RNA sequence: UGAGUUGGCCGAGGCAGUCGCUGUUUUGCAUUAGCAAGAUGGAGGAAAGUCCGGGCUCCAUAGGGUAAAGUGCCAGGUAACGCCUGGGAAGCGUGAGCUUACGGAAAGUGCCACAGAAAAUAAACCGCCCCGUGUCUUUUGUGAUGCGCGGUAAGGGUGAAAAGGUGCGGUAAGAGCGCACCGCGCAAUUGGCAACAGUUGUGGCAAGGUAAACCCCACUCGGAGCAAGACCAAAUAGGAGCUUACGUGGAUACGGUUAAACGUAUUCAUACAGUGUGACCCACACUUAGCUCGGGUAGGUUGCUUGAGGUGUCUGGUGACAGACAUCCCAGAUAAAUGACUGUCCAUGACAGAACCCGGCUUAUUGGCUAACUCAGCUU
Numbered sequence: 001u002g003a004g005u006u007g008g009c010c011g012a013g014g015c016a017g018u019c020g021c022u023g024u025u026u027u028g029c030a031u032u033a034g035c036a037a038g039a040u041g042g043a044g045g046a047a048a049g050u051c052c053g054g055g056c057u058c059c060a061u062a063g064g065g066u067a068a069a070g071u072g073c074c075a076g077g078u079a080a081c082g083c084c085u086g087g088g089a090a091g092c093g094u095g096a097g098c099u100u101a102c103g104g105a106a107a108g109u110g111c112c113a114c115a116g117a118a119a120a121u122a123a124a125c126c127g128c129c130c131c132g133u134g135u136c137u138u139u140u141g142u143g144a145u146g147c148g149c150g151g152u153a154a155g156g157g158u159g160a161a162a163a164g165g166u167g168c169g170g171u172a173a174g175a176g177c178g179c180a181c182c183g184c185g186c187a188a189u190u191g192g193c194a195a196c197a198g199u200u201g202u203g204g205c206a207a208g209g210u211a212a213a214c215c216c217c218a219c220u221c222g223g224a225g226c227a228a229g230a231c232c233a234a235a236u237a238g239g240a241g242c243u244u245a246c247g248u249g250g251a252u253a254c255g256g257u258u259a260a261a262c263g264u265a266u267u268c269a270u271a272c273a274g275u276g277u278g279a280c281c282c283a284c285a286c287u288u289a290g291c292u293c294g295g296g297u298a299g300g301u302u303g304c305u306u307g308a309g310g311u312g313u314c315u316g317g318u319g320a321c322a323g324a325c326a327u328c329c330c331a332g333a334u335a336a337a338u339g340a341c342u343g344u345c346c347a348u349g350a351c352a353g354a355a356c357c358c359g360g361c362u363u364a365u366u367g368g369c370u371a372a373c374u375c376a377g378c379u380u
Base pairs, nucleotide, nucleotide: 001376002375003374004373005372006371007370008369009368010367013345014344015343016342017341018340019339021042022041023040024039025038026037027036028035029034044351048362049361051360052359053358054357055356056225057224058223059222063282064281065280066279069220070219071218072217073087074086075085076084077083088102089100090099091098092097103216104215108214109213110210111209112208125156126155127152128151129150131148132147133146134145135144136143164182165181166180167179168178169177183205184203185202186201187200188199189198190197191196229302230301231300232299239293240292241291242290243289247270248269249268250267251266252265253264254263255262273287274286275285276284309328310327311326312325313324314323315322316321
């Protein structure tokens, strides 16, 4: 100097002025709601997606199991997560680094098209070798060629993948047949919390691939959602019809009776039906519950912004983060507020507008600033 890798910060702006919108608050005037003046605050890094996790509200007293669903290397962080941090393994890259739907194929089932002899209890198309036999040749050595029985899986071919790889020996020709190294299985041991990595010994060595195929294993796991919910006010027709439960037995008390019968209340047992915010079963709770038709209201207040909150310093930690101290209040609209104009500086720019709140992930996108690291070239 160039080319890369990984992070952080900012956010179509800053300053000044004029007018306009809105939250909170002060003063004055009014007296439901309001008007005027002043002070002060007013959209994002993704507000998007609605993909995860929660806070909060309700069902509701809410437990157990099955199925369904989610996650899937190890250890941590967190309120929690499918997120984040660190580490391991595999793969890619010269490297800084990046990616991973990363448990199990020895529980079982399924699939591996076409090609190929054969695709897992898997094999002989070409070939090589032994023996027999026919023909030709011939130097009675032998060579060429056809057929048959047998051996072979080293060579070739097909394929994504073909009975572990390379080398040596051995064999009629071959083969872990034997040996060495590698790979694989088992055992011990070292380091590490662990995933894993190393070392030693042993065994010729049997089991291809695929689980974002079914499945097995481990862990997690109610539902609905601010249009949740709460309060106030108003209005209508406390409407009509159908179905279903309110059963049975015992005890006690009271009323009643000549005594009973009978009635009421409490309690126990049992049976049945129904309801209860994912399905089914059990449990639990309640005693009515469900369906159809028709009518009225849908207005206001609240929930609504002080939070698993922000910022700074210190301590601990490789880190995510945690703790302590200090400090700050930072949008709450409701047909939907933050806009228009002027001057000046400038980065004259994209993607783009909160609607209960928060932690993540994913997607879209422009420009600037900044830190560390890697490689190449040159110079000293």
Record summary:
A computed fold for a 380-nucleotide RNA from a Gammaproteobacteria bacterium, annotated as Bacterial RNase P class A. The organism belongs to Gammaproteobacteria, within Bacteria. It was read from a public genome assembly, where an Rfam model found it. Its mean pLDDT, the model's own confidence on a scale to 100, is 75. Rfam family: Bacterial RNase P class A. About the family: Ribonuclease P (RNase P) is a ubiquitous endoribonuclease, found in archaea, bacteria and eukarya as well as chloroplasts and mitochondria. By type it is a ribozyme.